[in-house]
Order: sequence, then C1' cells, then structure tokens
RNA sequence: AGGGCAAACCCGUCGAAAGGCGGGGUCGCAAAGCCACCGGUCUAACGGCAUCUCGAGCGUGCCCAGGACAGCGGGGCUGCCAAA
Repeated sequence: AGGGCAAACCCGUCGAAAGGCGGGGUCGCAAAGCCACCGGUCUAACGGCAUCUCGAGCGUGCCCAGGACAGCGGGGCUGCCAAA
C1' cells in the first nucleotide's frame, strides 16, 4: 500500500442460561484466522442439599459442567505486504 476482521448497540433466530448464528453497525485488532490442550472467567438446564408444606408440587437459596468464552492469558497449526 492492497486489503481483512468486526466491540458495544439494534433486528431476527437457536438455547434453561451463558452464549452461538444471520443482517445492520465500526470500539478496536498485524493474526480480533483456526483449535477447548493448560490456566482463568461466565451460565447452572439436569442432578444433589436445604428451606417453604400436614405431606407434596411450585418457588427461593447453596453446590455442581459433561454447557459456553479463541476480542482473558499461555500453547499448537496456518497466513498477506514490507524489511533484514
């Protein structure tokens, strides 16, 4: 230089949620390309314990990842231009 991606937010959609996907949108990113291997963070449906109850159901609180985050960090793989 040619370009690339796309935060927040909005609309639609999937999901219990975190969050994902599509469109719009541009906070930023030299890997903000891909991968859940390590640490970390988020959610807690199912499950467990407690509470409420005459007893249940529902509700509420706590615990729990096999769910999620690659734009939290490390790591692995791949990669444009230029310079040396």

A computed fold for an 84-nucleotide RNA from a marine sediment metagenome, annotated as c-di-GMP-I riboswitch aptamer. The sequence is in RNAcentral, with records from MGnify. The model forms 95% of the base pairs in the Rfam consensus.